RNA sequence: AUGACGGUUAUAGGAGAGACCUUUUAAUUAAGGCGCCGAAGGAGUAAAAAGGUAGUUUGCUGGGGUUGCCUUUGAAACUCUCAGGCAAAAGUACUUUAACCCGACG
Numbered sequence: 001a002u003g004a005c006g007g008u009u010a011u012a013g014g015a016g017a018g019a020c021c022u023u024u025u026a027a028u029u030a031a032g033g034c035g036c037c038g039a040a041g042g043a044g045u046a047a048a049a050a051g052g053u054a055g056u057u058u059g060c061u062g063g064g065g066u067u068g069c070c071u072u073u074g075a076a077a078c079u080c081u082c083a084g085g086c087a088a089a090a091g092u093a094c095u096u097u098a099a100c101c102c103g104a105c106g
Base pairs, nucleotide, nucleotide: 006101007100008099009098010097012095013094018034020033021032022031023030035086036085037084041082042080043079044078048073049072050071051070052069053068054067055066056065057064058063
C1' cells in the first nucleotide's frame, strides 16, 4: 500500500393479513373470543459428504464394490407460526448509496 468476507450507523425504496366481536381506556389502552399473514428473530428440512453398523459379493483373511439402517455436517425468499404482525404511524427481510471498524487474499 490492496481491501474479500463480516459488523455498526445513516439515506432511499420496501409486501402480506379483521380500524372483526364484547367489556374497558383519551387512545388496539387493557382483558377475553373468533379469523388471518410471513419479510424482525427463532426452529425444521433435500441433494451431497464423513463415520459406524448389518447383509451380500469378490477363492479365504485383510482390503474393495454394492444395498439397507443409524449418527454428524448440511441452503433458502421453502416449511412451521414459538415469537412478531393484521387502519394510520412505527417496525420489517432484502436492495441502493455513503461513512466507520475488522483484516482474508495479493